[in-house]
RNA sequence: CGCGUCAGUUCGGGAGAAUCCGGGUCGGGAAACCGUCUCGGUGCCGAAGGAGCAACCGCCCCGGUAAACUCUCAGGCGCAAGGGACCGUUCUGACACA
Numbered sequence: 001c002g003c004g005u006c007a008g009u010u011c012g013g014g015a016g017a018a019u020c021c022g023g024g025u026c027g028g029g030a031a032a033c034c035g036u037c038u039c040g041g042u043g044c045c046g047a048a049g050g051a052g053c054a055a056c057c058g059c060c061c062c063g064g065u066a067a068a069c070u071c072u073c074a075g076g077c078g079c080a081a082g083g084g085a086c087c088g089u090u091c092u093g094a095c096a097c098a
Stems, first nucleotide, its partner, number of pairs: 004095005011088003018042001020041005026035003043077003049073001050071003056064003
């Protein structure tokens, strides 16, 4: 130097689930109705975050400890936008090895 671990970072890929029901505001319209915003209700999704547990380990009362599993607090549910675990990739820093 390269490789490795951790954190961040560049670029790319990246799913699921009601165009649900009702009330109100605004705009268009003669009205029906359509759209935006907001409130409430029910149903649903899991891949931000969060929480829980096994084997195993320990000083064995008890505690430590995992997820893409489970729960849905949070978040999300037409298209778009946004977010997005994870995968690949660029660069930086720290640590370790040599």